Predicted 3D model of an 86-nucleotide RNA (transfer RNA) from a Patescibacteria group bacterium. Its Rfam family is "tRNA". Rfam classes the family as a transfer RNA. Its mean pLDDT, the model's own confidence on a scale to 100, is 81. Lineage of the source: Bacteria > Bacteria candidate phyla.
RNA sequence: GCCCAGGUGGCGGAAUUGGCAGACGCGAUAGACUCAAAAUCUAUUGGUCCUAACGGGCCUUGUGGGUUCGACUCCCACCCCGGGCA
Numbered sequence: 001g002c003c004c005a006g007g008u009g010g011c012g013g014a015a016u017u018g019g020c021a022g023a024c025g026c027g028a029u030a031g032a033c034u035c036a037a038a039a040u041c042u043a044u045u046g047g048u049c050c051u052a053a054c055g056g057g058c059c060u061u062g063u064g065g066g067u068u069c070g071a072c073u074c075c076c077a078c079c080c081c082g083g084g085c086a
Base pairs, nucleotide, nucleotide: 001085002084003083004082006080007079010026011025012024019069027045028044029043030042031041032040046059047058048057049056050055062078063077064076065075066074
């Protein structure tokens, strides 16, 4: 230099004929149980802003563009990680 595969919440990891982003698990927080803890069970858990609260707005799939009513998904450029060829 060329080719292939990949980058998604704190972590692992789903979602592809383009149609609810973050299923599921781990972790965390709160509660139940216990003398206390562990284990187990239940609930909640992306970021940010507004609100006393209830609620609501905006943003978010490596970065920046493009296509489209609509993009994690398709196109272009770049960055990073892994593999192959030379």